[in-house]
RNA sequence: AUGAACGCUGGCGGCGUGCCUUACACAUGCAAGUCGAACGCGAACGUCGCCUUCGGGUGACUAGUAGAGCGGCGGACGGGUGAGUAACACGUGGGUAACCUGCCUGAAAGUGGGGGACAACUUCGGGAAACUGGAGCUAAUACCGCAUAUGUUUGCCUCACUACGGUGAGUCAAAGCUGGGGCUCGGGGAAACCUGACCUGGCGCUAGGAGAGGGACUCGCGUUGGAUUAGCUUGUUGGUGGGGUAACGGCCUACCAAGGCGACGAUCCAUAGCCGGCCUGAGAGGGUGAUCGGCCACACUGGAACUGAGACACGGUCCAGACUCCUACGGGAGGCAGCAGUGGGGAAUUUUGCGCAAUGGGGGAAACCCUGACGCAGCAACGCCGCGUGGGUGAAGAAGCAUCUUGGUGUGUAAAGCCCUGUCAACGGGGACCAAAGUCCUCUGUGGAAUAUAUAGAGGAUUUGACUGUACCCGUGGAGGAAGCCCCGGCUAACUCCGUGCCAGCAGCCGCGGUAAUACGGGGGGGGCAAGCGUUAUUCGGAUUUACUGGGCGUAAAGGGCGCGUAGGCGGCAUGGUUAGUGGGAAGUGAAAGCCCACGGCUCAACCGUGGAACUGCCUUUGAAACUGCUUCACUAGAGUACGGGAGAGGGUAGUGGAAUUCCCAGUGUAGCGGUGAAAUGCGUAGAUAUUGGGAGGAACACCAGUGGCGAAGGCGACUACCUGGACCGUUACUGACGCUCAAGCGCGAAAGCAUGGGGAGCAAACAGGAUUAGAUACCCUGGUAGUCCAUGCUGUAAACGAUGGUCACUCGGUGCUGCGGGUAUCGACCCCUGCGGUGCCUUAGCUAACGCGUUAAGUGACCCGCCUGGGGAGUACGGUCGCAAGGCUGAAACUCAAAGGAAUUGACGGGGGCCCGCACAAGCGGUGGAGCAUGUGGUUUAAUUCGAUGCAACGCGCAGAACCUUACCUGGGUUGAACUGUAGAGGACCGUUCUAGAGAUAGUCCUUUCCCUUCGGGGACCUCUACGGAGGUGCUGCAUGGCUGUCGUCAGCUCGUGUCGUGAGAUGUUGGGUUAAGUCCCGCAACGAGCGCAACCCCUGUCCUAUGUUGCCAGCACGUAAUGGUGGGGACUCGUAGGAUACUGCCGGCGUCAAGUCGGAGGAAGGUGGGGACGACGUCAAGUCAUCAUGCCCCUUACGUCCAGGGCUGCAAACAUGCUACAAUGGCCGGUACAACGGGCAGCGAUACCGCGAGGUGAAGCGAAUCCCUUAAAGCCGGUCUCAGUUCGGAUUGAAGUCUGCAACUCGACUUCAUGAAGCUGGAGUCGCUAGUAAUCCCGGAUCAGCAACGCCGGGGUGAAUACGUUCCCGGGCCUUGUACACACCGCCCGUCACACCACGAAAGUCGGUAACACCCGAAGU
Repeated sequence: AUGAACGCUGGCGGCGUGCCUUACACAUGCAAGUCGAACGCGAACGUCGCCUUCGGGUGACUAGUAGAGCGGCGGACGGGUGAGUAACACGUGGGUAACCUGCCUGAAAGUGGGGGACAACUUCGGGAAACUGGAGCUAAUACCGCAUAUGUUUGCCUCACUACGGUGAGUCAAAGCUGGGGCUCGGGGAAACCUGACCUGGCGCUAGGAGAGGGACUCGCGUUGGAUUAGCUUGUUGGUGGGGUAACGGCCUACCAAGGCGACGAUCCAUAGCCGGCCUGAGAGGGUGAUCGGCCACACUGGAACUGAGACACGGUCCAGACUCCUACGGGAGGCAGCAGUGGGGAAUUUUGCGCAAUGGGGGAAACCCUGACGCAGCAACGCCGCGUGGGUGAAGAAGCAUCUUGGUGUGUAAAGCCCUGUCAACGGGGACCAAAGUCCUCUGUGGAAUAUAUAGAGGAUUUGACUGUACCCGUGGAGGAAGCCCCGGCUAACUCCGUGCCAGCAGCCGCGGUAAUACGGGGGGGGCAAGCGUUAUUCGGAUUUACUGGGCGUAAAGGGCGCGUAGGCGGCAUGGUUAGUGGGAAGUGAAAGCCCACGGCUCAACCGUGGAACUGCCUUUGAAACUGCUUCACUAGAGUACGGGAGAGGGUAGUGGAAUUCCCAGUGUAGCGGUGAAAUGCGUAGAUAUUGGGAGGAACACCAGUGGCGAAGGCGACUACCUGGACCGUUACUGACGCUCAAGCGCGAAAGCAUGGGGAGCAAACAGGAUUAGAUACCCUGGUAGUCCAUGCUGUAAACGAUGGUCACUCGGUGCUGCGGGUAUCGACCCCUGCGGUGCCUUAGCUAACGCGUUAAGUGACCCGCCUGGGGAGUACGGUCGCAAGGCUGAAACUCAAAGGAAUUGACGGGGGCCCGCACAAGCGGUGGAGCAUGUGGUUUAAUUCGAUGCAACGCGCAGAACCUUACCUGGGUUGAACUGUAGAGGACCGUUCUAGAGAUAGUCCUUUCCCUUCGGGGACCUCUACGGAGGUGCUGCAUGGCUGUCGUCAGCUCGUGUCGUGAGAUGUUGGGUUAAGUCCCGCAACGAGCGCAACCCCUGUCCUAUGUUGCCAGCACGUAAUGGUGGGGACUCGUAGGAUACUGCCGGCGUCAAGUCGGAGGAAGGUGGGGACGACGUCAAGUCAUCAUGCCCCUUACGUCCAGGGCUGCAAACAUGCUACAAUGGCCGGUACAACGGGCAGCGAUACCGCGAGGUGAAGCGAAUCCCUUAAAGCCGGUCUCAGUUCGGAUUGAAGUCUGCAACUCGACUUCAUGAAGCUGGAGUCGCUAGUAAUCCCGGAUCAGCAACGCCGGGGUGAAUACGUUCCCGGGCCUUGUACACACCGCCCGUCACACCACGAAAGUCGGUAACACCCGAAGU
């Protein structure tokens, strides 16, 4: 933007528009007739009169009417539709000396005189009908002769003349009708009057000429797609004669010739009415061809002619066909793509309206008739335009609704209320324009004899309106009757609540929805548009995304594998000519409408009118001559030729050579060889491998060899000869633009492959065997055939790559190599300077998305060719073509995806690289994995075995204590509640106590009982009961959260500001060289600084000093004891407490860059962080925890809350994890004996004493603890015994008896004693810890706790090792670098088969149809 449709909604008016689909079929009505002033005939109904046999007859009027006929004109216009048509159909501009033209206009001439018919009609027939036959009558502006002929003649025919060009003659027409007049002359009549001649008009008619308008033919240019349509054509192309037409013409025909069209796209196929215009766009373009206008074509389908001025005819004819209808079955009728309307089709498109009043058309002299053209009305928001649905005021910011942080906020001046207005609609009243003509009268011209008729004009009178009582105007009343639709995640203006829970749904693209959805649905609120708003469809735009304006091709899609070369395109310098292109002027045309501008008319606008501009085009003409073209003549700078040189794996043919492999023969020689990661197959005692000599044969040419050379590319490598192509350098001479590029075409073209014939040493697809492997149709090994080689032919492809077409010109430099020259200097050019050609590297400007390119361009320009237009499907299918085949070239679509892709960036990753760490490996020591038991877990079981933790980083974890409790689980029994709080009411102190029922909770009952203040009304505190609010939840979500924690990891990293670089993401800094435990430090550096981490600051420990001295200490002094710091005393020591000192690579030496630092040394209690701890960067794992706690949302409320009893968390086939105890002699047992530290203790630790074999008991001193107690430490040491065994090892299990705690040890405690005495003799694959006071080993203490399943955990001390060469490997980590198709980041991504479902396309025995070609047969109407 729309001829729209659909959904929701809908007040009015104006102007427009309205079957885009089935050119599908059509009922009914209407759409083309008219003329009596061309002609003949000629009713009826009815009325009146007369007659009547009452059946009727007849006359007049009706009426010369209706009607049909003959005749004229019109039915060829107007109206509809777009099927066909790719064409002179259309558009535009020309031509016709090759043409036609009714009606119309103007000028001129004529219109004389005769004749014979046919309809109608009458009558007789046929037929159901449509219709039709025979006979007879008749008129004309119907038809036919005759006369006349300005004139016409490419008509036909005849004749004459001819200078052969022609000329002349003959030959060719008509029609009248209707007015007026009266002078004169007739006819009829008694007259009135009728009718002629005559005069004068009008309309006709005839033959010509002119015009206008219309038509016909023809030409230039323009006008869709397909080349997977490349050749088409026989009346075809041309000529001659003839025919035909209005007219040229193969338009038709006979003959002759063999042409004509086509890559500037013929032919064929598909699609399509064309244009003015319309929509869009800045324009150029793109799309379109409704309404209005011009042209064309068509009229049921196909064919055909007739009539006519005009048709091959929408409402004419004939034939054929299909369909529908009628029929008496013999035959007939019909054609809405006219206006309405119907059915059908469809998403979808109107009334079977009014009128000829206007405009226009046909006929007529006219009145008038006809006109579904047209003018109007109706229906439809289908479109455009205009108007309204009210305006002002109004805060208690009402109510309601929504939200809510509970104060509030929003809707919102919105409403109500008050004051106004009166458009539209409604009702009442008034009331147009569109109407001018026509007719009649009068007047003035023309004409005429004329005051007639006719005609032109003026005046007067009269008549005509479908729309319509409409537009418009006035009045009445009263805000009264008049708002919806879409949207609110971003694009894109507009946000909240609830519901839902990957459901329901949304969606134009991206994408929303899995329990807090601004995205779904609803509410509130908001935004937009508004009688409409959205959706769908389509077109253009945005899209420089087909690029003319205005794109590209190194890597994103895209340079042909390479050359030669035709057509074509493009082309050096000078002169003259020409004027085709080109640009200037003028003329014609470019219809109107539309667009644009101005003015005007409807109240405005839409709409309409008038004028202008424009219509970018075509044609004609004129002048110009720079440029392009053409042409003339000339030039040498492009291109080429000749001459002289040197370089080269350039090509072809023939010959020659040596090294090596293999094979054969012979010699020497003996047991292996060969091969691999390791092997085996294989070869070898029949003598291999090795080695020596001889021979055969084929293929390839080491070193030289080089980002060296040659070639167009593919490609070319021993040497020699012959044949041969090209490039380069030098110098002069010659030709004179001879050039560049290149569709089509032609040729060359690696490897593999194919055909035929050779050849065949080595190598080697296929194949065989051996290995490897889960498999191994592979990689490795042993063999081995095509092939590789030669000749001839085919194939024609490659990552045929510089992924970069060719040619020419221009544009800073540096540095190599190679070929040929010049110069200087020298004895001599190797070095030096320089020219041309080739080949590399680096770089400036510039270019590029970046990477990069950069005189060998991917820079700047010119010319030509090839190619590209999202990914997949697919270089596939079909077709064509080439090929022996394999296959090549050309080359789609359906369908599907929302990407595919390039370059670069940051990460992550790699069975990539470099550097470096860590008990990571290695080196060691001890374990675990095997046994028994303990504890935890999975699993299983169960009424319940509550819940959580699940690789490292869950599993002696939450649990530093499950018999009840805990406890969250289960069974059963209760319950406004076990605890908390507010309000109202009632009662009472609370507490305590007795008894009953019950498993208990609980229920009932008995006894006892108030306190504080007071204004004496009451109030308050506490408790109980009732009611209402509310509590409560270890119920869910750790993926809604806070907090806390684990882990990478005590790993050395993680970032920022400013600057700089980059289009940007980003980079730099942080990389590099050293060094460190460390991004620790130093040096360097487009970086300079800074922050969080590291380190240090803190605590413990190690040495010393100072101060102090009880409960600790005791050297010296004194007292005392069997003995003991027991006592006096002391302040030395140990120790405790507090404060301080010390260590910093500070000193020396080596190394190192004069650095950082490192190595060694001295001193020192300690040395390079002294040892240990606390301390954990940015972040990762949606890691863990809603069951510590807190908390959003959801859920439960006589229960998912809470109380109680019992049970369970302890169940056990097998599995895992962490431990303990062992398997013994470095040991067990017995006896004796020595030395700690950390800690704990009043509902506690509990001594001495006594009892018990013992666990323990009795009893009780001391101690809130440097004082008393737990508290004998153990390993150790000394002595004894056991003697290698299932034991004097080991202690499970079980029996019996006990102790202790506790309301209570059955499920289900610990310990003791006696008895019992299991497995187990050092543990497979694998796996864990530890680098020094560490591992190992030995005891001690504590938390929790009535007791304890603790062998756990957290601490303490005693004894006290071994080893580290080293960083290849395993694991984890850090830095740099590299590749990447990964980014949820390798536990990534991703490929193919198969299975199932669905979709699209293809194939398929066949079957049906369309189209085209050729041959033959039948053949209507018609000319």

A computed fold for a 1423-nucleotide RNA from an uncultured prokaryote, annotated as small-subunit ribosomal RNA. Rfam family: Bacterial small subunit ribosomal RNA. The RNAcentral record of the sequence draws on ENA. Its mean pLDDT, the model's own confidence on a scale to 100, is 83.